A computed fold for an 88-nucleotide RNA from Aquitalea sp., annotated as Glycine riboswitch aptamer. Taxonomically the source falls in Aquitalea (Bacteria, Pseudomonadota, Betaproteobacteria, Chromobacteriaceae). Its Rfam family is "Glycine riboswitch aptamer". Gene Ontology term of the family: glycine biosynthetic process. The model forms 90% of the base pairs in the Rfam consensus. The prediction has a mean pLDDT of 77.

């Protein structure tokens, strides 16, 4: 100096699913119960392979959390900083 790998920070993007019923209420997009759905915070489970009843994975699967008008958040992609490894 170059890209490369983890993780963090801010920016833009970013799906799915009842603006359901019913009751309360200070009448709000509120709350609390009830069915009914969603998978892309989180979390469980799992194949291969291996030192094999241990490790261990997922955009699969299961819905404990979360969620189903906006808003919030959001895997996961791009771009720029920072940190740490480690390459030329």
């Nucleotide at each position: 100096c170059u890209g490369g790998a983890u993780g963090g920070c801010g920016c833009a993007g970013g799906a799915g699913a009842g603006a359901u019923c019913a009751c309360c209420c200070g009448c709000g997009c509120g709350g609390u119960g009830a069915c009914g759905c969603c998978g892309a915070a989180g979390g469980g489970g799992u194949a291969u392979c291996g030192c094999c009843c241990c490790a261990g994975a997922a955009a699969c699967u299961c819905u404990c959390a979360g969620g189903c008008a906006a808003a919030a958040g959001a895997a996961c992609u791009g771009c720029a900083c920072c940190a740490u490894c480690g390459u030329c």